[in-house]
RNA sequence: GCAAACCUGGGGAAACCCGGGGACGCAGAGCGACGGGACUAAAGGAUGUCAGCAAACGCUAUCCUAUGUCCGCCGGGCCGCCA
Numbered sequence: 001g002c003a004a005a006c007c008u009g010g011g012g013a014a015a016c017c018c019g020g021g022g023a024c025g026c027a028g029a030g031c032g033a034c035g036g037g038a039c040u041a042a043a044g045g046a047u048g049u050c051a052g053c054a055a056a057c058g059c060u061a062u063c064c065u066a067u068g069u070c071c072g073c074c075g076g077g078c079c080g081c082c083a
Base pairs, nucleotide, nucleotide: 001026002025006021007020008019009018010017011016024072028079030078031077034075035074036073037070038069039068044064045063046062047061051060052059053058
C1' cells in the first nucleotide's frame, strides 16, 4: 500500500461485479482472460413426463453447452518496488 470472510446499498438468470463498512491475509493480494484449471447455465440443444400440486391463473425434472464469470487457483506477458 492492498483488502478476505461477514454486514449493507445497487446490478445480474446465476456465477460474480460495483459503492460503503470491515480486516483474513498478501512483498507485488499491481495490470491483463494469452495458456491451463475452476464456477454459473439465461438463451440454445438432447431426453423425460402427458404425470403431480392447484378453486383458478399457473408451477414442476435430468444432461450437454460460454457467447458469461474467477487473475487472493496455477503458468507465462507487461509495468513496478527492494537489495
Molecule: c-di-GMP-I riboswitch aptamer
Organism: marine sediment metagenome